[in-house]
RNA sequence: GCAUCAUCUGCGGGAGAGUCCGGCCCGCGUCGGCGCCGAAGGAGCAACCCCCCGGGAAACUCUCAGGCACCAGUACCGCAGAUGUAGG
Numbered sequence: 001g002c003a004u005c006a007u008c009u010g011c012g013g014g015a016g017a018g019u020c021c022g023g024c025c026c027g028c029g030u031c032g033g034c035g036c037c038g039a040a041g042g043a044g045c046a047a048c049c050c051c052c053c054g055g056g057a058a059a060c061u062c063u064c065a066g067g068c069a070c071c072a073g074u075a076c077c078g079c080a081g082a083u084g085u086a087g088g
Base pairs, nucleotide, nucleotide: 005084006083007082008081009080010079011078012077013076018034020033021032022031023030024029035068036067037066041064042062043061044060048055049054
C1' cells in the first nucleotide's frame, strides 16, 4: 500500500397494510375499539453436528415491538469514505 470480513457515515434505489368507527381536538395530533402488514428490532424452527444437554439459516414462521393517506423510516442492493481485524 492492496484486498476480504465486520461496524459506522453519506448519496441513490427500495415495498406491504384502514387518513375504518367513536371521543377530545385547529389538526395529518392523541385516546379507545375493531380490522390488517412484515423489510427496524426481537423470537421460533429444518438439514446437519452432538452421548445427553445443547449448537444450528433465512427474504420461512410468530407479531412482543414497530407500522397501516402524504412525509419520514425500514431489511436488502449499488457507490464513496472512515475505523478495526487476520492473511498474502

This is a predicted structure of an 88-nucleotide RNA (Glycine riboswitch aptamer) from a Microthrixaceae bacterium. The organism belongs to Microthrixaceae, within Bacteria. The prediction has a mean pLDDT of 79. Rfam family: Glycine riboswitch aptamer. Rfam links the family to the GO term glycine biosynthetic process.